[in-house]
RNA sequence: GGGGUCAUAGCUCAACUGGCAGAGCGCCCGGCUCUUAACCGGGAGGUUGGGGGAUCGUUGCCCUCUGACCCCA
Numbered sequence: 001g002g003g004g005u006c007a008u009a010g011c012u013c014a015a016c017u018g019g020c021a022g023a024g025c026g027c028c029c030g031g032c033u034c035u036u037a038a039c040c041g042g043g044a045g046g047u048u049g050g051g052g053g054a055u056c057g058u059u060g061c062c063c064u065c066u067g068a069c070c071c072c073a
Base pairs, nucleotide, nucleotide: 001072002071003070004069005068006067007066010025011024012023013022019056027043028042029041030040031039049065050064051063052062053061
C1' cells in the first nucleotide's frame, strides 16, 4: 500500500428477508430461609462507534471517518 471481518445494555452476545431493540451474567427490590448462598418473582439500564446518503421507515442497504482483529504485498 491492497483486501476482508467486527463495533448493539456494565460484561458476553442475539435480532432470519429493512417494520415496537432482546437474552444470559451482573446490578436494584421483593419472596423463600433462623441467616447467607442457591432457587423463585419483579425492576432499572441502549443517541445500536461518529458523520452523511437512499427509503414512508434502518441495528440490518450505500459512502466516509475512528478503533480492534485477520489475510496479501

Model confidence (mean pLDDT): 83 of 100. A computed fold for a 73-nucleotide RNA from a soil metagenome, annotated as transfer RNA. Its Rfam family is "tRNA". Rfam classes the family as a transfer RNA. The RNAcentral record of the sequence draws on MGnify.